[in-house]
Molecule: Bacterial RNase P class A
Organism: Beutenbergiaceae bacterium
Order: sequence, then C1' cells, then structure tokens
RNA sequence: UGAGCCGGCUGGGCGAUCGCGUCGCAGGAAUGCGCCGAGGAACGUCCGGGCUCCGCAGAGCACGGUGGUGGGUAACACCCACCCGGGGUGACCCGCGGGAAAGUGCCACAGAAAACAAACCGCCACAUUGCGUGGUAAGGGUGAAAAGGUGGUGUAAGAGACCACCAGCGUUUCAGGCGACUGAAGCGGCUUGGUAAACCCCACCGGGAGCAAGAUCAGACAGCACGCGUUUUCGGACUGCUCGUCCGAUGCGUGCGGGUGGAUCGCUUGAGGGGCAGGGUAACUUGCCUCCUAGAUGGAUGAUCGCCGCCAGCCUCGCGGCUGGUCACAGAACCCGGCGUAUAGGCCGGCUCACCCC
Repeated sequence: UGAGCCGGCUGGGCGAUCGCGUCGCAGGAAUGCGCCGAGGAACGUCCGGGCUCCGCAGAGCACGGUGGUGGGUAACACCCACCCGGGGUGACCCGCGGGAAAGUGCCACAGAAAACAAACCGCCACAUUGCGUGGUAAGGGUGAAAAGGUGGUGUAAGAGACCACCAGCGUUUCAGGCGACUGAAGCGGCUUGGUAAACCCCACCGGGAGCAAGAUCAGACAGCACGCGUUUUCGGACUGCUCGUCCGAUGCGUGCGGGUGGAUCGCUUGAGGGGCAGGGUAACUUGCCUCCUAGAUGGAUGAUCGCCGCCAGCCUCGCGGCUGGUCACAGAACCCGGCGUAUAGGCCGGCUCACCCC
C1' cells in the first nucleotide's frame, strides 16, 4: 500500500415561536406560568423470568419443550470457556452436536439390486450352436448413496474364504483432563449404508391465563334480607254492609347486590446505568461511591425558522463563496433478561495475509 477477519460506539447540536400530553403552582372557572416528554432497535412477540388472578395432597400417564461438556444467571432455546466434526493459507467462521448394533417405517429419478438382499453387461463351468442351467460382487454401467482399501494366498472364475499392513467399529488396560474427550498398547468378529427437522427410545425441564392481569371507591338501578311505621292509598280476611282489627303491598332506614359504564390504584426506581477496587481465562459476580425526570387510555412526544456542524452540486489557483439537503430503520403502553429482523451516513480498537521499503 492492497485485500480481508473480529469487536465496539454514534444515529446531528444550540436557540426561538406555535401546538400536544403528564405533573406542580395560581385561579371560582376560563386559563396562565414552570418542569419534563421515545429507541438502539421502543419493532417482531420467538424464548425466559418478575408481578397478578385461578387451580393444586403425593406420584404416575399423556402432551409440549430442551439435547456435546463444564460454568454463568432470577431463568432461558441466551452468554462464556472448552470438546468433536466441517470450511479457510490465515485472522477466523459454521454445526437442531443424545441414540440408527432396541423395534417399525422411508430412501424420488436412474439402476439388475436401496439392505438378513440382489446377476443387466462382463467373467467362469457345463450343455448347446443361436435363446439354457449353475457359479461369481474382482471389472463395467446407474445413482446423492452400491456392503472397507492395498498386496498376496487361493480358485474353473471369484469372494475377508484365508493372511499381512492400513482405515474404521467394538472392547480391555494404562496415562492426561472436573468433564465432553484425547493419546498409547492389546484383543475381537473381519466391516455393520443413510434418515430420528419420520415414528420411536433415553435423560432433563414444564400447572393455566395474562395489566383488557387484578384491586379499591362512590353513586344509580332490577332484585333480596332485616328492622321500623301502620299516618295516607290499594288488595285480602273476619263480614252481606259500615266502623274496627289482622295480613300483604306501598313508605322509611340499614345491609347485600350480577353485568355495563365512571374514577382511582396497579404505573414505573429497577434481577437499573456508570466509575473505582477485589475474585474469575471469560461470561459474570462482590463491595464502595455516584447517577437516574414519558406514563398516555381513542391513546401526547409535532411543525416552522435562525446559527453551527455534516453531505452533494457549481464557481475559484487557493482562501473562500453560492445553491440545495439534513435524510436511514423506525416510533413507548406493566416491567425486565435475551434472540431475531431493519438501518442513510459517520467514528474507534484489535488481528490476519500478500507485496514493497528501511
């Protein structure tokens, strides 16, 4: 200098005017003044928790989820470190990474055959002269995948049929590691296809619904219960009528009161951020100090202008000037930890490879 890999940050600043929302103050009210007012993803709502209500003796089944090992955490499908496999010259990246020698199923097309097998061509033997019978998985061909590889023995031709070495699987011992696993030596049958994001098996985890959760308050109303009152009105009984008495309704008071609507709470300071120190490879954690300003409920957070900064175009030798833009993704609704996705432009750090120069 060029080409890359990994990680982190930022997402215009200040001011003015108008407008909107919460809160505070003033006011009888109208309203006025003051403070504050979106994000790194507020998004998707995919996981995990807090919180709330309901349910629940215990255990099991079913259903769902997770899936190398160790650690972190409130918890996780997240994070860190490591192991194994794969890719890259490398920095580094990728992996839904338990079990296919429990059982069942499936493996398109092609191919003879897709798995206790199987004979299309070829090879060999016998028979025959056309066409058959048998043996053979060494060779050809098909396919994503065809039953270990090389050499030898052997045979009619062949074949782990047998032997040596290698690869792989299983297993034993030793060594290292907390462990996944790794290394060495020995033994074994000679070799076992793939697929579990198919059923299934194994281990572990998991109650359900969600802030429109849920709680409180006041009033109105249907209705219910109790008490009081029998003054008025109505109905009934004594009684055919009147008076009177009794019962019920009406009346008054108290309590309860489904659902809907209203108001308030839940509501925002929390597993919170930053700095320093200690522990830890790290994720993370402990202590001390310090900082923190949305909380709406038909749902506010917007618009315009000025200056600076930035970007683009034009003019200029240059200083500089003029014009235009200020834009990406997007926008809270109980809160928090993650993951995933979107993102104009800008900035910083670490590392790798190639070439050149000293």